Predicted 3D model of a 74-nucleotide RNA (transfer RNA) from Methanosphaera stadtmanae. It matches the Rfam family "tRNA". Rfam's curators write: Transfer RNA (tRNA) molecules are approximately 80 nucleotides in length.
RNA sequence: GCUCUAAUGGCUUAGUCUGGCAUAGCACCUGACUCGUAAUCAGGGGAUCGGGGGUUCAAUUCCCCCUUAGAGCU
Numbered sequence: 001g002c003u004c005u006a007a008u009g010g011c012u013u014a015g016u017c018u019g020g021c022a023u024a025g026c027a028c029c030u031g032a033c034u035c036g037u038a039a040u041c042a043g044g045g046g047a048u049c050g051g052g053g054g055u056u057c058a059a060u061u062c063c064c065c066c067u068u069a070g071a072g073c074u
Stems, first nucleotide, its partner, number of pairs: 001073007010026003020057001028044005050066005
């Protein structure tokens, strides 16, 4: 230098192929249960999806550029 893959709540992630309400677990908060804690049960909040631009009625998803990380080729 070239090619490919990845980036989504605090953490780990689904969803992207085929554009249309952003998913789950853990963690966190509240309540129940308990003498109390843990466990368990019920409820709740939290991500404009790595950054910028474009296409579209509509973009996490498609296109272009960039950043970061990983792998391969030379």

NCBI's taxonomy places the organism under Archaea, Methanobacteriati, Methanobacteriales, Methanobacteriaceae, Methanosphaera. The RNAcentral record of the sequence draws on ENA and MGnify.